[in-house]
RNA sequence: CAACUGGAGAGUUUGAUCCUGGCUCAGAGCGAACGUUCGCGGCGCGCCUAACACAUGCAAGUCGCACGAGAAAAGGCUUCGGCCUCGGUAAAGUGGCGCACGGGUGCGUAACACGUAGGCAAUCUUCCCUUGAGCGGGGGAUAACGUUCCGAAAGGAACGCUAAUACCGCAUAAGACCACGUCCUCUCCGGAGGAUGAGGUCAAAGCUGGCCUCUUCAUGAAAGCUAGCACUUAAGGACGAGCCUGCGGCCCAUCAGCUAGUUGGUAAGGUAACGGCUUACCAAGGCAAAGACGGGUAGCUGGUCUGAGAGGAUGAUCAGCCACACUGGCACUGAAACACGGGCCAGACUCCUACGGGAGGCAGCAGUGGGGAAUCUUGGUCAAUGGGCGCAAGCCUGAACCAGCGACGCCGCGUGAGUGAUGAAGGCCUUCGGGUUGUAAAGCUCUGUGGGUAGAGAAGAAAAAAGCAGGCGUUAAUAACUCCUGUUCUUGACGGUAUCUACUUAGCAAGCACCGGCUAACUCUGUGCCAGCAGCCGCGGUAAGACAGAGGGUGCAAACGUUGCUCGGAAUUACUGGGCGUAAAGCGCAUGUAGGCGGGCUGAUAAGUCAGAUGUGAAAUCCCAGGGCUCAACCCUGGAACUGCAUUUGAAACUGCCAGUCUUGAGUGUUGGAGAGGGUCGUGGAAUUCCCGGUGUAAGGGUGAAAUCGUAGAUAUCGGGAGGAACACCGGUGGCGAAGGCGGCGACCUGGACAAUAACUGACGCUGAGAUGCGAAAGCGUGGGGAGCAAACAGGAUUAGAUACCCUGGUAGUCCACGCCGUAAACGAUGAGUGCUAGAUGUCGCAGGUAUUGACCCCUGCGGUGUCGAAGCUAACGCAUUAAGCACUCCGCCUGGGAAGUACGGUCGCAAGACUAAAACUCAAAGGAAUUGACGGGGGCCCGCACAAGCGGUGGAGCAUGUGGUUUAAUUCGACGCAACGCGCAGAACCUUACCUAGGCUUGAAAAGCAUGGAACCCGGUGGAAACACUGGGGUGCUCGCAAGAGAACCAUGAUUCAGGUGCUGCAUGGCUGUCGUCAGCUCGUGUCGUGAGAUGUUGGGUUAAGUCCCGCAACGAGCGCAACCCCUGUGUUUAGUUGCCAUCAUUUAGUUGGGCACUCUAAGCAGACUGCCGACGUCAAGUCGGAGGAAGGUGGGGAUGACGUCAAGUCCUCAUGGCCCUCAUGUCUAGGGCUACACACGUGCUACAAUGGUCGGUACAGAACGCAGCUAACCCGCGAGGGGGAGCCAAUCGGCAAAAGCCGACCUCAGUACAGAUUGCAGUCUGCAACUCGACUGCAUGAAGUCGGAAUCGCUAGUAAUCGCUGAUCAGCAGGCAGCGGUGAAUACGUUCCCGGGCCUUGUACACACCGCCCGUCACACCAUGGGAGUCGGUUGCUCCAGAAGUGCCUGCGCCAACCCGCAAGGGAGGCAGGGCCCCAAGGAGUGGCCGGUAACUGGGGUGAAGUCGUAACAAGGUAGCCGUAGGGGAACCUGCGGCUGGAUCACCUCCUUU
Repeated sequence: CAACUGGAGAGUUUGAUCCUGGCUCAGAGCGAACGUUCGCGGCGCGCCUAACACAUGCAAGUCGCACGAGAAAAGGCUUCGGCCUCGGUAAAGUGGCGCACGGGUGCGUAACACGUAGGCAAUCUUCCCUUGAGCGGGGGAUAACGUUCCGAAAGGAACGCUAAUACCGCAUAAGACCACGUCCUCUCCGGAGGAUGAGGUCAAAGCUGGCCUCUUCAUGAAAGCUAGCACUUAAGGACGAGCCUGCGGCCCAUCAGCUAGUUGGUAAGGUAACGGCUUACCAAGGCAAAGACGGGUAGCUGGUCUGAGAGGAUGAUCAGCCACACUGGCACUGAAACACGGGCCAGACUCCUACGGGAGGCAGCAGUGGGGAAUCUUGGUCAAUGGGCGCAAGCCUGAACCAGCGACGCCGCGUGAGUGAUGAAGGCCUUCGGGUUGUAAAGCUCUGUGGGUAGAGAAGAAAAAAGCAGGCGUUAAUAACUCCUGUUCUUGACGGUAUCUACUUAGCAAGCACCGGCUAACUCUGUGCCAGCAGCCGCGGUAAGACAGAGGGUGCAAACGUUGCUCGGAAUUACUGGGCGUAAAGCGCAUGUAGGCGGGCUGAUAAGUCAGAUGUGAAAUCCCAGGGCUCAACCCUGGAACUGCAUUUGAAACUGCCAGUCUUGAGUGUUGGAGAGGGUCGUGGAAUUCCCGGUGUAAGGGUGAAAUCGUAGAUAUCGGGAGGAACACCGGUGGCGAAGGCGGCGACCUGGACAAUAACUGACGCUGAGAUGCGAAAGCGUGGGGAGCAAACAGGAUUAGAUACCCUGGUAGUCCACGCCGUAAACGAUGAGUGCUAGAUGUCGCAGGUAUUGACCCCUGCGGUGUCGAAGCUAACGCAUUAAGCACUCCGCCUGGGAAGUACGGUCGCAAGACUAAAACUCAAAGGAAUUGACGGGGGCCCGCACAAGCGGUGGAGCAUGUGGUUUAAUUCGACGCAACGCGCAGAACCUUACCUAGGCUUGAAAAGCAUGGAACCCGGUGGAAACACUGGGGUGCUCGCAAGAGAACCAUGAUUCAGGUGCUGCAUGGCUGUCGUCAGCUCGUGUCGUGAGAUGUUGGGUUAAGUCCCGCAACGAGCGCAACCCCUGUGUUUAGUUGCCAUCAUUUAGUUGGGCACUCUAAGCAGACUGCCGACGUCAAGUCGGAGGAAGGUGGGGAUGACGUCAAGUCCUCAUGGCCCUCAUGUCUAGGGCUACACACGUGCUACAAUGGUCGGUACAGAACGCAGCUAACCCGCGAGGGGGAGCCAAUCGGCAAAAGCCGACCUCAGUACAGAUUGCAGUCUGCAACUCGACUGCAUGAAGUCGGAAUCGCUAGUAAUCGCUGAUCAGCAGGCAGCGGUGAAUACGUUCCCGGGCCUUGUACACACCGCCCGUCACACCAUGGGAGUCGGUUGCUCCAGAAGUGCCUGCGCCAACCCGCAAGGGAGGCAGGGCCCCAAGGAGUGGCCGGUAACUGGGGUGAAGUCGUAACAAGGUAGCCGUAGGGGAACCUGCGGCUGGAUCACCUCCUUU
């Protein structure tokens, strides 16, 4: 500082992270549509689709002041013949002007169509304006009309009459034009303009009003004059139009070549005008990669929408230009048209018809049908604005102005305001207390916009015209007329509208969407992967803030949402403003054309560039300042702006161009060495194979293990020969080359780089679209060659299969020559060139220096090739003077994944195939780097009864027990790899019990509160299986008290709140438990590192049972775990001695008693063990090994103790508990049954199979627990289970209590037995209301299988395994199970290769539901889009022909003709018409091509789909490392050969680097 005000992001790939990258959302807009809803007004807007077809009405007429003619009806008069008025009116005709404007639409058009800036010296222009001049005198027709005729109609023909501002001669000719001269001016040099001379050609029309000055007739007229309009000619202007040019604005190159009137010239014609515009002739040109030609699409612009802008999209309404008027063609008239409401012809369609023939063109306004998601009234008026005609009045005007319909848009207003707590009722929620709806309502007090009623309101929109008066001009004139001023009267569709006033009642006026995140807004109920939602992510499988409803809330509001489309966000096409090592993206490499870019100095120029000026950039729009509608939308005025283009004047730094010069860039010359650089020709030895011969005998070969070979003599070995291919060692992140690539040795030919030198040229350079050349392996063609190797193939193995991996063979091929192919992970996944930016250290080549006799070493420079690393860059990994750093130049390439490097088309190729290269459809991801885990048939280290070494079992038998299955009325339920299965169940005959059958009850078997009655309680009877039902009798208690009663406890009854549920959900939960695992781990704070997830600490070196400890260290500390503290046990000691003990004393059958507490023991405390001591090893450590001492030695042994977490592990049937479900039942009581079933399968056990044993007899020694509804002794009875009995004991006192194996002795002698004891019979005992289903035990009898157990599998490392018995819980009774206790009492461990599990570090990963992962392809089914396809249909277009309407032009015109000329006339001439012919040409027809589209039997692949089939290709070394190219093969993934790559794990070696 009037016209300066402006830039936001989010969701979604992952377990998490950063990046790349797409998809989606929030914003604004619309000629919209749809859904729900709707009070009023103002201003705008309203077929985007079928340029589809149109009924009906209207949209262009007007002029009697150009002309002739001229009604009907009506009214009046009448002598009834008619006359007058309307009226010289209507309608029609001749003539003039208009109809080319206005209005509509956007088909066509990629073009001078449009925009912008210019040009026409190459042009026209009716009406209008200005100016000059003129308007004289004649002629012949013709429509209307009349008569006749044809036709259904439309319409037409013949004859006759007539007028003009219609038509035609003549006169006049300033001037114009034509041809010929002369002169002047300008000029783009082509021309143009002007003046002038004498020739030729060319005009006209009148009408109306007024008047008598002049002439004639003579009240007044005519001529005339005058005024206006019209007419002719000429010049100029204005307006409008035509033509030409520069520049600008779409897509496709899968359209690359196009063109014969084509390009130019000459001549002619034509046009208003230039021009191949047209024709003839001549020449052969013209356009194109800066995109010709072809195809697709499209009216263009001012503007509009969006955007910070740059841009992008768009072209409704308004305005400018263009094009079109049913489709195609054509001309006429005219100033202008090839003409929307004119003409002719052809075509399609519609209509009329008497069938002969005719009529029509709404993309004008309304309106109709149709199409469509969708777009209005068959309205009023010419009042205003504008247009046509007219002198004018006026007429016409679907232009226009208004009204109607539509929330289609923008803007404004209203639906009330104040007060009002008991926080009413109702609704919803609730933890039941309350909260919320909510001052919201009601109630009270007000107001009256809109609506309604009544009234006012001709306000505004309107000034003209006309009349009258005056004046100027004209005129002879006072007339008339033009113009000016004043005045009078009249005119409104909208509309009784806007507006105003009065009255009226809060009375009549609120909805829509949303409420998981993005994104403001939350609860209940219903539903139960159903119904549904969804813009993206995603919700819904019984507790859904995501579905549906409700309550509440949020947002906007007469609207709100949805859909569609555009821009934005999207820096996601990047000019502003992106990228290419690994994410998509560097051509395999080079040479080089066009193009782009280009070193130093000087001068000139002015194209680019910069500055000024001028013109233009229509108006409207946008912006600013004012103003008008009450505001706003809207409108008006002025300004700014229109970022552009053109012209012109200047500046000269930079770029360009021109000229000159320079040497640094580039190149040439000279000298020198290095090298698997290339090509050709020779040549060498080792090895394999084959052939011949010799020796010699049974094997050889190959593999994880085998087989195909060999006694017909192999393999082995020796000698000789043949042939092909490749070149060991040297050999090296060594060398050379542009890349591919190149390796014995020699010769010849040849390319490049490097070093040194400093003579020469003087910018000669860089890059490089197209183009050209080279280009591994495989492959192809022709001809050779062929030893080895080896796709295909064959055989043998392996395997479920094995079209493979392994083995034995083996053909193309591999090799050579010539010719193709042209691709690779052709890679440094890194285009070429130039300059700049710390270093360190190897190595190759050359040169120089110091020093030396010389060579090394050392130092320096240049060029190559490696490694590490600073700054910087990077998403990170990493790169880092050989850049992926900082810059410049040029080229190539990318834009989500899949479909797909595929289809079609084109080019190349002999083929294989290569190059170029899409779409439909589908998904919300695909991807890069890094992180933490998990996993690996990856690596390293370590541990565990993990293996190994041992001992004993299971798996076989019988029985017990649990489970599955089956059965059943029920066989209740749960538990299912380890971690379910002698588990819940520490004990099912009833009970338990949850199950089944049957019989009952319904406030209930148990609970709390209330009322009534009764104490409670006890004893009966009847029915019944019992529950239960009915009924009788006895009994009256306790506390208080005024003796009426009240109260407490208990019982019964009643009503009502409710109870009850082993019903469901352990995937809604608490609690408890199992498991990894008594494994050594799991974390945190602060700090540091990293963009971040995260890392560090916790890794490393040692050590440990241990994240135990030590050392080191960007870490320092800490917590939960480990260990220790606790209990039992092992030694000692102190204290205490009863119920325990007894050495000494006494006593006794007996610790029985006295006595004692020493010992044992009991149970309290204490001590003891800590690597404390010694030695060795070890980092002066932690610690390890050995030793001493000690009861015990390195955690002494055992127990309890279970980190963070994992398994949606187990349990709703222990308990608790949310939700759901049942309520005369899923509750509850009772009886009986069942849980005990039994072709079978599995788990866990017991007993055995015997002599290390069995039986009988004798005999010894425990520990720990337990006992009053109990343990039960002695004694008696019974063969026995047991019975009787009752002492003692509430337990160191009494009891169960006998321990058993063992020991001593006897028998049995290897047998289904004197083993084993199942099963069964009989007889009993005990418990218990009750042993039938269904107990345990006893006696007698019976005497099954079984003779040590297949594959497989379990436990255990010392007081352990094994073996032996005892006790307890549960329990009336029932133990082979479980929990404990003691007795006897071993073997083995070399060791960590392997199996299993675990810990730490590291590595790979496409896994993260985490390998029980992920994932590939064929096949089968369903659906979808698409390619090919014998063909077929349609559209469009090229070419060649045929045909040829209307029409212009040309020729003809013997038929016909009024004007002019000649002629007395007849007639002739000029000119014209009909007719005929020719050229051109639309529709149409024929043939043949191109392109595009539809469709098609069949066919190809592709995509998608919940659980289909076959395999297992890939991800870990993915079990044969993978991948790329190529070739062959195979159900399929794939396999194999050849060459290549690391984007391969592991181990070892080499080289280099860093540190010491």
This is a predicted structure of a 1556-nucleotide RNA (small-subunit ribosomal RNA) from a Sandaracinaceae bacterium. Rfam family: Bacterial small subunit ribosomal RNA. Rfam links the family to the GO terms ribosome and structural constituent of ribosome. It was read from a public genome assembly. Model confidence (mean pLDDT): 82 of 100.